[in-house]
Formats: sequence, C1' cells, structure tokens
RNA sequence: GGAUGGUUAGCUCAGUUGGCUAGAGCGCUUCUUUGACGUAGAAGAGGUCAGGGGUUCAAGUCCCUUACCAUCCA
Repeated sequence: GGAUGGUUAGCUCAGUUGGCUAGAGCGCUUCUUUGACGUAGAAGAGGUCAGGGGUUCAAGUCCCUUACCAUCCA
C1' cells in the first nucleotide's frame, strides 16, 4: 500500500426486512433483608449508536468519507 471484519451504557455484547420509547448480562447508586459484610429481593441512574457528510417521510441499520482495532495479502 491492498482486501476483509469490527467500533452501540463503566466492561462483555445483542439489535431481524430501515419503522413503535435503543436493549441484555455483569458492574454502579438507593431501599429491604443482616449485628455487620456477603447472598437474595425491589427500584433507579448511566448512550454524540467512533467523527463528518449523503439517501429517505423515517437511519444503530443503506451509501460515501475520516479515525482507530483485528486478521490476511504484498
């Protein structure tokens, strides 16, 4: 330099054929339980869907581009 895949919550990851309010597990906060911690139960907070642009009535999803990560080729 070229090809392919990936980037969504603090971490690991789903997200179908473009359509309803963007989700799960773990973690975090609060409450209950305990003498206390843990376990268990309940509630809650937390998101520029990597950045920018385009298509569309509508984009996490499609297209272009930039950045970063991984693998392969040279």
The RNA shown here (transfer RNA) has 74 nucleotides and comes from Candidatus Woesebacteria bacterium RBG_16_40_11.
The coordinates come from a structure-prediction model, not an experiment, and the mean pLDDT is 80.
The source organism's lineage runs through Bacteria, Bacteria candidate phyla and Candidatus Woeseibacteriota.